[in-house]
Context: one part of a larger RNA
RNA sequence: UGACGGGGGCCCGCACAAGCGGUGGAGCAUGUGGUUUAAUUCGAUGAUACGCGAGGAACCUUACCAGGGCUUAAAUGUAGAGGGAAUAUAUUGGAAACAGUAUAGCCUUCGGGCCGUCUACAAGGUGCUGCAUGGCUGUCGUCAGCUCGUGCCGUGAGGUGUUGGGUUAAGUCCCGCAACGAGCGCAACCCCUAUCUUUAGUUGCUAGCAGGUAAUGCUGAGGACUCUAAAGAAACUGCCUACGCAAGUAGUGAGGAAGGCGGGGACGACGUCAAGUCAUCACGGCCCUUACGUCCUGGGCCACACACGUGCUACAAUGGUAGAUACAGAGGGCAGCUACCCCGCGAGGGGAUGCGAAUCUCGAAAGUCUAUCUCAGUUCGGAUUGGAGUCUGCAACUCGACUCUAUGAAGCUGGAAUCGCUAGUAAUCGCGCAUCAGCCAUGGCGCGGUGAAUACGUUCCCGGGCCU
Repeated sequence: UGACGGGGGCCCGCACAAGCGGUGGAGCAUGUGGUUUAAUUCGAUGAUACGCGAGGAACCUUACCAGGGCUUAAAUGUAGAGGGAAUAUAUUGGAAACAGUAUAGCCUUCGGGCCGUCUACAAGGUGCUGCAUGGCUGUCGUCAGCUCGUGCCGUGAGGUGUUGGGUUAAGUCCCGCAACGAGCGCAACCCCUAUCUUUAGUUGCUAGCAGGUAAUGCUGAGGACUCUAAAGAAACUGCCUACGCAAGUAGUGAGGAAGGCGGGGACGACGUCAAGUCAUCACGGCCCUUACGUCCUGGGCCACACACGUGCUACAAUGGUAGAUACAGAGGGCAGCUACCCCGCGAGGGGAUGCGAAUCUCGAAAGUCUAUCUCAGUUCGGAUUGGAGUCUGCAACUCGACUCUAUGAAGCUGGAAUCGCUAGUAAUCGCGCAUCAGCCAUGGCGCGGUGAAUACGUUCCCGGGCCU
């Protein structure tokens, strides 16, 4: 000077408390450990690994294993030699890659061009080292801190400033002070959202006028309204009252769509963990070079006594089933989304039309109404398994999704323990997108619908800040 303390003081955070819903018990999905295996590729491992890299493992991917091939090789260039092929079709062997055979098979201004082959030189490596590195990232933590110049103090390390009294979400601001200033952080400037105005009015909208229909902004028309998308306005403790030197705090104050940071996002200081990544990429060193490179077929990454994490579905009546009926937002669409018609119980199939889309299309569920079930392992729950199918794809055996029918397991609210959340939040309900032929998505990222309870308080647990 720091760090630490079952030292002290002050303060904060879903940290506790107060509440609501979960996990831990069941079945399944998924990741991990372990075990197994020819291989079950590799990495990530307290918080900060474990629905993580992976925003799509049947082949491919693929890095792993078995077997079969190639050796300047998958790509490109230079030089030299030699050639007319490359390729396509047929055919033989083969699991394919590949090898062999036959047929067809370049242009030319004659300089050459183009394309194979051979030779030489450059290759290639998801091999090792993240403890040689760049870049990127996690975490403390959106915590309020971390420093510098000059001056002053100290022999010096260093201190002061940054401490103190108030205040704040904040080293935020005020007052004081051997300090005076400044930088990186905080805040603001950026984006979305809540209100209004102006501009604009199609593909959106429809109040009034007119036409038309079984009905519909369907048509003329209109810019009022909604909306769209550009520009502005608006919030600043500005005004009032109380307290205060001030900063500021309090108010069922006024006005206002919004009130004291209005709500959300992007944004992450100096640094810490030799944190993570050599398998995104880049790169030093080391290693392999008829193989640790590369091509292919098949298998594996999907195994299963078990253990853990994260989820989904339930155990039911605030519910299940059947019928009827209403209302979103944000996105996607041409090798695509598909209205409508027909066929099929259905997944789907066959026609057909519109739309590169505010025009066409994909499109809600919980809700509401009616009926039924009456507390039961049930009309709860849907695992598992048999049968029959649909679709994608060269191909669904290992190992796809979906449909119909039959089957109908565990499970009656879960021990110790443990997690999330303070408002349009939790809980609950569905919808969309990326990846993608298809999909193991119950994941991830978004979107809207319905919509709570509780916070006395800071003694205690955890983490953090300041002073000592």

A computed fold for a 468-nucleotide part of an RNA from an uncultured bacterium, annotated as small-subunit ribosomal RNA, 3' major domain. The RNAcentral record of the full RNA draws on ENA and SILVA. Its Rfam family is "Bacterial small subunit ribosomal RNA". Rfam links the family to the GO terms structural constituent of ribosome and ribosome. Its mean pLDDT, the model's own confidence on a scale to 100, is 82.